[in-house]
RNA sequence: ACAGUUCGUUAGACGAUCGCUUGCAGGAGUUUUACUUUUUGUAAGAGGAAAGUCCGGGCAGCGUAGGACACGACAGUCGCUAACGGCGACCGGGGGAAACCCUAGGGAAAGUGCCACAGAAACGAAACCGCCUAGCAAUAGGUAAGGGUGAAAGGAGUGGGGUAAGAGCCCACAGCUGCGCACGGCGACGUGCGGAGGAGGUAAACCCUGUCGGCUGCAAGGAGAUCUGCAUUAAGAAUGGUCCGUUCGCAGGUCGAUACCCGCUCGACUUUUUGGGCAACCGAGAAGCUAGAUAGAUGAUCGUCCACGACAGAACCCGGCUUACCGAUGGACUGUCAAU
Numbered sequence: 001a002c003a004g005u006u007c008g009u010u011a012g013a014c015g016a017u018c019g020c021u022u023g024c025a026g027g028a029g030u031u032u033u034a035c036u037u038u039u040u041g042u043a044a045g046a047g048g049a050a051a052g053u054c055c056g057g058g059c060a061g062c063g064u065a066g067g068a069c070a071c072g073a074c075a076g077u078c079g080c081u082a083a084c085g086g087c088g089a090c091c092g093g094g095g096g097a098a099a100c101c102c103u104a105g106g107g108a109a110a111g112u113g114c115c116a117c118a119g120a121a122a123c124g125a126a127a128c129c130g131c132c133u134a135g136c137a138a139u140a141g142g143u144a145a146g147g148g149u150g151a152a153a154g155g156a157g158u159g160g161g162g163u164a165a166g167a168g169c170c171c172a173c174a175g176c177u178g179c180g181c182a183c184g185g186c187g188a189c190g191u192g193c194g195g196a197g198g199a200g201g202u203a204a205a206c207c208c209u210g211u212c213g214g215c216u217g218c219a220a221g222g223a224g225a226u227c228u229g230c231a232u233u234a235a236g237a238a239u240g241g242u243c244c245g246u247u248c249g250c251a252g253g254u255c256g257a258u259a260c261c262c263g264c265u266c267g268a269c270u271u272u273u274u275g276g277g278c279a280a281c282c283g284a285g286a287a288g289c290u291a292g293a294u295a296g297a298u299g300a301u302c303g304u305c306c307a308c309g310a311c312a313g314a315a316c317c318c319g320g321c322u323u324a325c326c327g328a329u330g331g332a333c334u335g336u337c338a339a340u
Base pairs, nucleotide, nucleotide: 001336002335003334004333005332006331007330008329009328010327012305013304014303015302016301017300018299020045021044022043023042024041025040026039027038028037029035030034047311051322052321054320055319056318057317058316059217060216061215062214066244067243068242069241071213072212073211074210075209076090077089078088079087080086091105092103093102094101095100106208107207111206112205113202114201115200128147129146130143131142132141133140134139157173158172159171160170161169176197177196179194180193181192182191183190184189221262222261224255225254226253227252228251229250230249236248237247238246239245269288270287271286272285273284274283275282276281306309
């Protein structure tokens, strides 16, 4: 320099004017407290995904939610976490020359099912071609190494023996899968030795094993009191899909409250320093407060400049995942070539 891998950062800048939402301080208005009014000043005012609403948690309510079944999700090991179906590291498998990337990765020796087309045969066998024997032949018997079909063919490759022809039928070596032992590792697992075996695949088919799951979502929820009528232990109702279990009278009126309020943003928070850990992450110190609307604010115009500006807009909060995205830019690493 070129080609590539991986982890990040940023998301036009500055200034002026006019507006909008909220907090704080002051003034005015209203009969006071006070305020759902108005005004002045001042401060703050969308995102890395605010999105999809897919997963998990906080929070809130439900008649406390216990048991069995069903249903759903997940599935290597060890960790992290409030939790997870998320994340980290490692193991096994696959790809790449490498950096590195991908992995729905429990069980097929519990049982059942399925394996298109082609093919003789798609799983407790069978025999189309071939080979061998008998026979003039048709044909019958033997064989399963070779050919052919197919995504896949009883799944054992090479050499030798053996035979009528053959075949793990037998032997040697190599390889595969369980088992045992030794060593290494917390573990998944790896390495070595010994001995055994000979019927495929599919669990993203049913199923089996293990773990987890009560329901409803901020339109959650924040207020009830009292009177009347009817019913009176049975019917009915509530509780996750069913059963058990548990719990409960029903209807109407009056008063109160009624939202322009609270929940609502101080939180598994942010920035920074530092200790531990390969990392996810955990701890300690310091500093900071950073939208809170409710028809829904966060905008418009002008000027200067540049690389000419993508995807996109909070609605209870947080951790993830997934998806969208113009460009600019930093770190680490791999390979090739060149120069020193």
This is a predicted structure of a 340-nucleotide RNA (Bacterial RNase P class A) from a Candidatus Saccharimonadota bacterium. A source record names the gene rnpB. RNAcentral holds the sequence, with entries from ENA. Its Rfam family is "Bacterial RNase P class A". Rfam classes the family as a ribozyme. From the family's description: Ribonuclease P (RNase P) is a ubiquitous endoribonuclease, found in archaea, bacteria and eukarya as well as chloroplasts and mitochondria. The organism belongs to Candidatus Saccharimonadota, within Bacteria. The prediction has a mean pLDDT of 75.